[in-house]
RNA sequence: GGGCGGCUAGCUCAAUGGUAGAGCGUGUGACUUACAUUCACAAGGUUAUAGGUUCGAAUCCUAUGCCGCCCA
Numbered sequence: 001g002g003g004c005g006g007c008u009a010g011c012u013c014a015a016u017g018g019u020a021g022a023g024c025g026u027g028u029g030a031c032u033u034a035c036a037u038u039c040a041c042a043a044g045g046u047u048a049u050a051g052g053u054u055c056g057a058a059u060c061c062u063a064u065g066c067c068g069c070c071c072a
Stems, first nucleotide, its partner, number of pairs: 001071007010024004018055001026042005048064005
């Protein structure tokens, strides 16, 4: 320098253009003498950034950034 993949909650990951979710974690409550387990509820998101297409974009297109793999 070229090609490919990835970027979404604190972490690991879903979401086939139509209200962004799960598990773990965190907080509160229940349970217990207490802790753990279990149960219920809650908080937590500029979907890497900027633009474009569309009635509507995490999703499609373009550019940029970062990470990884391959080639040279």
The prediction has a mean pLDDT of 83. A computed fold for a 72-nucleotide RNA from a Pseudomonadota bacterium, annotated as transfer RNA. Taxonomically the source falls in Pseudomonadota (Bacteria, Pseudomonadati).